A computed fold for a 169-nucleotide RNA from a Clostridiaceae bacterium, annotated as Lysine riboswitch aptamer.
The sequence was found by an Rfam model in a public genome assembly.
RNA sequence: GCUUUAGGUAGAGGCGCGGUUUUCAAGAGUAUUAUCGGCAAGGCAGGUCGCCGUCGAUAUGAAAGGGGAAAUCGCCGAAGUUUCGGAAGAUGGCCUGAUUUUCCGGAGCUGGGUCGGCAGAUAAGAUCUGACGAACUGUCACAAGCUUUUGUGGAGCGCUAUCGAUGGC
Repeated sequence: GCUUUAGGUAGAGGCGCGGUUUUCAAGAGUAUUAUCGGCAAGGCAGGUCGCCGUCGAUAUGAAAGGGGAAAUCGCCGAAGUUUCGGAAGAUGGCCUGAUUUUCCGGAGCUGGGUCGGCAGAUAAGAUCUGACGAACUGUCACAAGCUUUUGUGGAGCGCUAUCGAUGGC
């Protein structure tokens, strides 16, 4: 000096990702409350203890969980999701279950968003999830083309820039 790659730092993708706040639709003319009238069953499942009556009409009339948009902040495995285990909470208390919310940990999947039908979740035609399908897009490899385009394939454990222990010449 050339080369190799553990690792460090910086960076890119774009209808990009997440948090917070505001606002909007839906929830819902539902729950609640008040008045009137009827009725003896109902309040996640079983046991037990206890509490509330309940249905309809009229008037009044919310909220939560789940979402959309904008602003803003933090970011580029951003983060999301499935499943398993654990902890705490909700469904009146306790026991056994079930459902559900949040958090912690393990494992699997996804480069990114968009659209489509199907299945599931959901109050829902909002939205989300799953396996598919379609084109788009960033990136790398290979091939063709030959001047920046096409095709095929791969995956973020990637890619680009830079520094670079160690090893090789």